[in-house]
This is a predicted structure of a 317-nucleotide part of an RNA (large-subunit ribosomal RNA, domain IV) from a Candidatus Micrarchaeota archaeon. It was read from a public genome assembly. Its mean pLDDT, the model's own confidence on a scale to 100, is 84. The organism belongs to Microcaldota, within Archaea. Its Rfam family is "Archaeal large subunit ribosomal RNA".

Context: one part of a larger RNA
RNA sequence: CCGUAGUUAGGGAAAUCGGCAAAUUGGUGGCGUAAGUUAUCGACAAGCCAUGUCUGCGUAUGGUAUGCGCAGAUAGCAUUUACAAGGGAACAACGACUGUUUAUCAAAAACACAACUCACCGCAAAGCCGAAAGGCCAAGUACAGUGGGUGACGCCUGCUCACCGCCGGUACGUGAAUGCCCUUUUCAAGGGGAGUAAGCGCCGGCAAAGAGCGGGAGUAACACUGACUCUCUUGAGGUAGCGUAAUACCUCGUCACUUAAUAGGUGACUUGCAUGAAUGGCGUAACGAUUGUUCCACUGUCCCAACAACGGAUCCG
Numbered sequence: 001c002c003g004u005a006g007u008u009a010g011g012g013a014a015a016u017c018g019g020c021a022a023a024u025u026g027g028u029g030g031c032g033u034a035a036g037u038u039a040u041c042g043a044c045a046a047g048c049c050a051u052g053u054c055u056g057c058g059u060a061u062g063g064u065a066u067g068c069g070c071a072g073a074u075a076g077c078a079u080u081u082a083c084a085a086g087g088g089a090a091c092a093a094c095g096a097c098u099g100u101u102u103a104u105c106a107a108a109a110a111c112a113c114a115a116c117u118c119a120c121c122g123c124a125a126a127g128c129c130g131a132a133a134g135g136c137c138a139a140g141u142a143c144a145g146u147g148g149g150u151g152a153c154g155c156c157u158g159c160u161c162a163c164c165g166c167c168g169g170u171a172c173g174u175g176a177a178u179g180c181c182c183u184u185u186u187c188a189a190g191g192g193g194a195g196u197a198a199g200c201g202c203c204g205g206c207a208a209a210g211a212g213c214g215g216g217a218g219u220a221a222c223a224c225u226g227a228c229u230c231u232c233u234u235g236a237g238g239u240a241g242c243g244u245a246a247u248a249c250c251u252c253g254u255c256a257c258u259u260a261a262u263a264g265g266u267g268a269c270u271u272g273c274a275u276g277a278a279u280g281g282c283g284u285a286a287c288g289a290u291u292g293u294u295c296c297a298c299u300g301u302c303c304c305a306a307c308a309a310c311g312g313a314u315c316c317g
Base pairs, nucleotide, nucleotide: 001312002311003310004309006307007306008305010303011302014301019298027051028050029049030048031047036041038152052074053073054072055071056070057069058068059067060066075079087296088295089294090293091292092291093290094288095287099111100110115150116149117148118147119146120145127136128135129134153283154282155281156280158213159212160211163210165206166205167204168203169202172201173200174199180193181192182191183190214232215231216230217229218228241275242272253269254268255267256266257265258264
């Protein structure tokens, strides 16, 4: 000097991206326990007290052991004396939850999920594998099966069918070859014509299908703003809600709280560069080795290092 496991006066996160690591707490009995809530929970919430040994008695039992209780005594700094054995609280984001995952750098907000919804499917079904025979679904039968999306629950899910797609219809138009009719004097090749399937055109429907959801002026007793009016324009011009956001460029937006000091956090405002409703919107108790912030307790993280143990390295012999 390194490793492992320890102890440190006073301070107590000043260390650091960040309390990472360590420390604190810890068992049992009694008391006590908030907001919120889906009334289950939250909850071991939080917080407080007790805890050894001996003697006597009571109680439970048919009796003992033993447990519980009462009274007294007694030792220690300390009585779950070793080992073992939750730190706690508050606010917010995301995901409802238990679960699953990148075997070997990612465990999550990703996947799944119950639930909701759409489409197909009447059974020799739809879907899938196979060249076929045949097989799976299924020895199932629409309260079933397959495929797509959202993702508990609560309140909800606005407008648009112009584009793309799907479904339905269609008097009419278009629409290939074969076949049919005509034809270059005959045959063949060739030429012409009528008719015609799907499809397309055309007419409708469907957005929890793919997708999309404007601009410019003026206007109210100071000012500001603009319920209101005008105008261009679209298929329709973003509704409810939320909003500087896991989304906001400007941006460290502005205000408030938090700090001595805050590019942080939270609550508001909000003209949203470029939010927004099952690519779901907004809430939400419980849950989470998730993410951000704060407080209490606690500590060698630090001020600022020191000491002791064991093992190594190193030095001397």